[in-house]
Molecule: Bacterial RNase P class A
Organism: Polyangiaceae bacterium
RNA sequence: GACGCCGUUCGGGUGAUCGCCGGCCGGGCCUCGGCCCGGCGGGAGGAAAGUCCGAGCUCCACAGAGCACGAUGCCGGGUAACCCCCGGUGGCGGAAACGCCGAGGAGAGUGCCACAGAGAAGAGACCGCCGUCGCUCGCGCCCGCGAAUUGACGGCAAGGGUGAAACGGCGGGGUAAGAGCCCACCGCGUCCGCGGCAACGCGGACGGCACGGCAAACCCCAUCGGGAGCAAGGCCGCGUAGGCAGGCGCAGCCCGGCGCCGCAUGCCGGCAUCGGGCGCAAGGGCUGCUCGCCCGAGCCUGCGGGUAGGCCGCUUGAGGUGCCGGGCGACCGGCAUCCUAGAGGAAUGAUCGCCUCCGCGCCGCGGGGAGACCCGGGCGCGAGACAGAACUCGGCUUAUAGAGCGACGUCGACC
Numbered sequence: 001g002a003c004g005c006c007g008u009u010c011g012g013g014u015g016a017u018c019g020c021c022g023g024c025c026g027g028g029c030c031u032c033g034g035c036c037c038g039g040c041g042g043g044a045g046g047a048a049a050g051u052c053c054g055a056g057c058u059c060c061a062c063a064g065a066g067c068a069c070g071a072u073g074c075c076g077g078g079u080a081a082c083c084c085c086c087g088g089u090g091g092c093g094g095a096a097a098c099g100c101c102g103a104g105g106a107g108a109g110u111g112c113c114a115c116a117g118a119g120a121a122g123a124g125a126c127c128g129c130c131g132u133c134g135c136u137c138g139c140g141c142c143c144g145c146g147a148a149u150u151g152a153c154g155g156c157a158a159g160g161g162u163g164a165a166a167c168g169g170c171g172g173g174g175u176a177a178g179a180g181c182c183c184a185c186c187g188c189g190u191c192c193g194c195g196g197c198a199a200c201g202c203g204g205a206c207g208g209c210a211c212g213g214c215a216a217a218c219c220c221c222a223u224c225g226g227g228a229g230c231a232a233g234g235c236c237g238c239g240u241a242g243g244c245a246g247g248c249g250c251a252g253c254c255c256g257g258c259g260c261c262g263c264a265u266g267c268c269g270g271c272a273u274c275g276g277g278c279g280c281a282a283g284g285g286c287u288g289c290u291c292g293c294c295c296g297a298g299c300c301u302g303c304g305g306g307u308a309g310g311c312c313g314c315u316u317g318a319g320g321u322g323c324c325g326g327g328c329g330a331c332c333g334g335c336a337u338c339c340u341a342g343a344g345g346a347a348u349g350a351u352c353g354c355c356u357c358c359g360c361g362c363c364g365c366g367g368g369g370a371g372a373c374c375c376g377g378g379c380g381c382g383a384g385a386c387a388g389a390a391c392u393c394g395g396c397u398u399a400u401a402g403a404g405c406g407a408c409g410u411c412g413a414c415c
Stems, first nucleotide, its partner, number of pairs: 001411004006406005012355007020043002023040008045386001049397002052395005057229004069225005074088005089103001090101004104220002109218002111214003126160002128156007136147004168186002171183003187209001188207008233312004243303006252278006259271004263266001283295004319338008358382006365376004
């Protein structure tokens, strides 16, 4: 330097003008609860996102045990907790740095294994290999021997072929051909020893192979698990809304209509309701008071609950930063220091200038070079992402223009 791999930081800066949200201070106005004016200081993120896990907090439920359901699933550690993180083990990928893993049990049972293939779990013989017998031919003939093709019977599973997977692999011996039939190594299983907290690793002995895969099929084992969520929940509480209690009041008469009931069946009586007239009347309106006029079946007092609305919950917290110490690390401890939006369907923005960064284009520009071109400078144009707090934390996942820093691996050159 090229290619790669891992970790980490930032996510434009600054000035002016005009706004937005909420806080404090001062002043003004008034219907005393707000409004207006001025000043001061504050106002998004690394993911505020998805709402996928785990908690705090709040309310509800809850003797105890079991079943069911769900989640988790190598080992050890961290943590308030976790399906998170760290360190290991094993497997897979890579030459390496390193990355990935839904990693308990298939020797408890049930089930499944498409297509292809002879055979897919106590399997199987299509091609093939081998033996015996027959047919045909040759050795002149029978016998016998040999050969090719073919037929019947039998042996075998080495090789071919199918498949994601073929009932241990590979080499040697053995055999008619073969076969764990026998042997070595590997794999597998059982036991033992050593190392490790453990997962597991290393070594040895024995077993001739008996034990295919799938649990992201049912299932088994172990561990864990109440529900709802700040619209949780608490406090105060508008009425020409409603509830309960008490007090005051609605005297009655006449006419008409609809309906129901009764029996003495009538132009009958009673009940309920609607409309009209006369009258009584608590209370109300006109008013400063009295008189007067009008309206008039409700009016007054007390109590408690909820709605609209307001306030709290609400941001000081498993908190941030720095230093020191412990630990490989996640993380833990100590000291110092800081306070940093809290709102309601929701403010945190816009314009212009300068600077920075990136891309493109241009140049009577500077330097290097033989040149192509490289380094630098200036000018112009363009771009600057993903995204938006809503009770609060710890994680995970996903999105993200661009810029920076630090390790490590391989290769090349030079010293």